[in-house]
Molecule: transfer RNA
Organism: bacterium
RNA sequence: GCCCUUAUCGUCUAGCGGUUUAGGACACGUGGUUCUCAUCCACGUAACCGGGGUUCGAGUCCCCGUAAGGGCA
Numbered sequence: 001g002c003c004c005u006u007a008u009c010g011u012c013u014a015g016c017g018g019u020u021u022a023g024g025a026c027a028c029g030u031g032g033u034u035c036u037c038a039u040c041c042a043c044g045u046a047a048c049c050g051g052g053g054u055u056c057g058a059g060u061c062c063c064c065g066u067a068a069g070g071g072c073a
Base pairs, nucleotide, nucleotide: 001072002071003070004069005068006067007066010026011025012024013023018056028044029043030042031041032040049065050064051063052062053061
């Protein structure tokens, strides 16, 4: 330098154009249970890498960039 893949709550992840309020697990917070802690139960907080484009409608498709990973030279 060229090519390929990936980017979603604090972490890991689901989501193959439209409906739920972007879902789940762990973690965290509050409450319940317990003499206390842990466990368990209920509720809650929390996310689409950035910028454009296509479309009536984009987390999803396209382009550019950024970052990470891999391959070739």